[in-house]
RNA sequence: UAUUAAGAAACGCCUAAUUUCUUUUUGGGAAAACGGGGGAACCAAUCUUUUGGGGGUGAACUACCUCGGUAGCGGGCUACUUUCGGUCCGAACCCGUCAGCUAACUCCGUAGGCGUAGAAAGCGGGGAAGU
Numbered sequence: 001u002a003u004u005a006a007g008a009a010a011c012g013c014c015u016a017a018u019u020u021c022u023u024u025u026u027g028g029g030a031a032a033a034c035g036g037g038g039g040a041a042c043c044a045a046u047c048u049u050u051u052g053g054g055g056g057u058g059a060a061c062u063a064c065c066u067c068g069g070u071a072g073c074g075g076g077c078u079a080c081u082u083u084c085g086g087u088c089c090g091a092a093c094c095c096g097u098c099a100g101c102u103a104a105c106u107c108c109g110u111a112g113g114c115g116u117a118g119a120a121a122g123c124g125g126g127g128a129a130g131u
Base pairs, nucleotide, nucleotide: 011115012114013113014112018032019031020030021029022028023027033110034109035108036107037106038105043100053098054095055094056093057092061072062071063070064069065068073090074089075088076087077086080122081121082120083119084118
């Protein structure tokens, strides 16, 4: 000096999933912020039947097929944004026969998992020196 691996801190990424206050400072409670569900009129729908039920969070869905893939479409890729290029992902869970939209109102969540191959254009900020 280069490469690989591990750890700590800081800083960041996916995501709604962060911050603050209080308390007996374990636990619990509250608030802000962000996010989701239920819920009138009007509009829409014209059916439902324990049945092939229906619905929700989420990007995570559709079609074809030689059952392992392909295509379309959707989503992430980080140190500002956009475009191009490349690359990766398309899970999981919940409600319990019940829910269209939906003002007022009302209920709930703030887990978890990770660490940046690039190119161009534009915008913006900071520092140093000199005058």
The RNA shown here (c-di-AMP riboswitch aptamer (ydaO/yuaA leader)) has 131 nucleotides and comes from Desulforamulus aquiferis. The source organism's lineage runs through Bacteria, Bacillota, Clostridia, Eubacteriales and Desulforamulus. The prediction has a mean pLDDT of 78. Rfam family: c-di-AMP riboswitch aptamer (ydaO/yuaA leader). Rfam's curators write: This family represents a conserved RNA structure found upstream of the ydaO and yuaA genes in Bacillus subtilis and related genes in other bacteria. The sequence was found by an Rfam model in a public genome assembly.